Annotation: The prediction has a mean pLDDT of 88. Predicted 3D model of a 347-nucleotide part of an RNA (small-subunit ribosomal RNA, central domain) from an uncultured bacterium. Rfam family: Bacterial small subunit ribosomal RNA. Gene Ontology terms of the family: structural constituent of ribosome and ribosome.
Context: one part of a larger RNA
Parts: sequence; C1' cells; structure tokens
RNA sequence: CUGGGCGUAAAGGGUGCGUAGGCGGGCUGUUAAGUCUGAUGUGAAAGUCUAUGGCUUAACCAUAGGAAUGCAUUGGAAACUGGCAGUCUAGAGUGCAGGAGAGGGAAGCGGAUUCCCGGUGUAGCGGUGGAAUGCGUAGAUAUCGGGAGGAACACCAGUGGCGAAGGCGGCUUCCUGGACUGUAACUGACGCUGAGGCACGAAAGCUGGGGUAGCAAACAGGAUUAGAUACCCUGGUAGUCCCAGCCGUAAACGAUGGAUACUAGGUGUUGGCGGUUCAGACCGUCAGUGCCGCAGCAAACGUGAUAAGUAUCCCGCCUGGGGAGUACGGUCGCAAGACUGAAACUC
Repeated sequence: CUGGGCGUAAAGGGUGCGUAGGCGGGCUGUUAAGUCUGAUGUGAAAGUCUAUGGCUUAACCAUAGGAAUGCAUUGGAAACUGGCAGUCUAGAGUGCAGGAGAGGGAAGCGGAUUCCCGGUGUAGCGGUGGAAUGCGUAGAUAUCGGGAGGAACACCAGUGGCGAAGGCGGCUUCCUGGACUGUAACUGACGCUGAGGCACGAAAGCUGGGGUAGCAAACAGGAUUAGAUACCCUGGUAGUCCCAGCCGUAAACGAUGGAUACUAGGUGUUGGCGGUUCAGACCGUCAGUGCCGCAGCAAACGUGAUAAGUAUCCCGCCUGGGGAGUACGGUCGCAAGACUGAAACUC
C1' cells in the first nucleotide's frame, strides 16, 4: 500500500412484488464450523535474505542460519460470527377505535362547442399586422325554441391531497387497495435488500372492431417572402375517445436506488392525537409537504433531520472523446423497433 466514484463532470435500474444469495434486535445455555493459540509432520534442492569462509578482489563458489506467509493431524480457549436449544419485546406484523384523501374499477346524471329542425330577421359573416382563400340572398352571421352526438370537466385549486412509479380533478351510488393517528389486547425477529423472474408502466405507434363534437400530424388552398416544402389564415385525414390485444420507451427528473440509526435551530402548510382555555389563542407529539439556515459535506453551484452530513447492510451503474447505443450474434415484437452490446480506426 492492499481503488475511486455515481444531483449538475462518465455513472441510480422507469416503478413495484419477490426467488436464490448477502446482511440482520436483547438475554441465557450449549457446540466449536469460522476465529485465536500450543505441539507434531510436511512445506525437495538450487535461488532470494543474513553471517562466516574460499579463489589477489568482484562476479562466482562453499558452509551455517533464517525464511518458507501454506497444508494436514492433534491438544486447548470461547469474547465475536455461525449452528442448536430456551426465553424476551424496543424491529416487524395482527387486533381494536378513529378521522383525511383527484388512490383504483364499474354504473348513472349535469352546464359550453359543433351539427340538424323550426321561428324572428337582412346583408353581410369570418379572419389578420394588413389581407385573401372560405361561408352567405338556395337567406348566412346574430337571436329564440326544440333535438342529436362526442369529448373534456371553468370557478373551488392551494410549492394542497392520493398513489410504488407511470399517473389521478364535475356530481351521485356500488365494489375495492394503501397510508396515517390513538391504544397496547395478540404473535414473538416473523426483518432489510434483492442477481435472475414476474407484474405495472405517459405520449406516440401497431392489429381487429366500434365511435368521431372539438382539436389536429399528413395533405389542399390563401397569405408572407428573394424563396417559404415554415411561422399567420381557411379547410382537413389519420390520430385524439371506447372495447380486446400488442408495444415497453421518455428530460419515465428530485437528472439524487432502498432500509435503519444518529446529528443546532427558525418559519409556513396538510392530516391526526394529547394538555390547557368560556372560546380563540397557546404548548407538546406523530406522519406528510415547502422555505430559510448552524455544523458538516462539496470543485463550485449548492445541500443541510425530505442530506448531497455521520455510519452500517443489500442491489444497480461508471472507468477519456469520437466511432456508437452503431455493427454482428442472441432474445422479444405483426411491424415500428426494444433489450443485450463490441471492434478496427482516430484525437
């Protein structure tokens, strides 16, 4: 000496469930596998190292010692790790009592746009920077009444809430998951992580069937312009919506994996509980969500009990730029492509 790292420099898997594995709370007893220690055997010689000696010296050579970190057998120790047995309740879970929530699924119901029918009514409407394309005397725009249909839910609305993530927002009903608080009745370490695996996974896209109001890639026309395969305008098809099945990606972001413990404070806010009070306020406490900030950390920016601090455990990943997330091979997919993933060469 026996790597260093992953918010922004390369690097946290999109997210969860969970197999193997790794790691794992307090006490008692036991065992002796790991661990420690003694002995014996072995660990060839040469070489290396030390000492002494021989060639005039050195290289070279000889003798002696040391070393040989290892392995095996055997005797012992029992703190720690492991095994076994017993026990405990602080971890974890169950029960009981509560309140909160756009958590998920299904069904039904409400106001705007568009279209259709009818009434009133007449020459414009629409659109833009200005226009034109477009619509309108076959009666539009405007306005009143009726009807159809699809999609999305203004205000409330909030660094508010819920969910593992993706994500979730009108109202009512039904089915259903999770979290939180209080209590301490029950179980008694049942825990943490998680290679493979399985499941979920925005938008776009794909297959079959339906649906189509609005919007709108492509496309057409009108403008603008030197040109305008754009920005602006008038239209408009896939698509957007539903059912069934694929796809499996993203700046899937907090660009920050999960769990546990510890480490100054201040101030908002959401949901509980306790104390106090006539009430309001106030104090304490738990869980979440924000801002500021000490120490510390950090290249700086910043972070700072929601850590990027101090530690432990487990997983994933990085190792100069380009070539390249490419080629080849494999697996998956209807396809699009996804996953895995180089090298030559070059700087």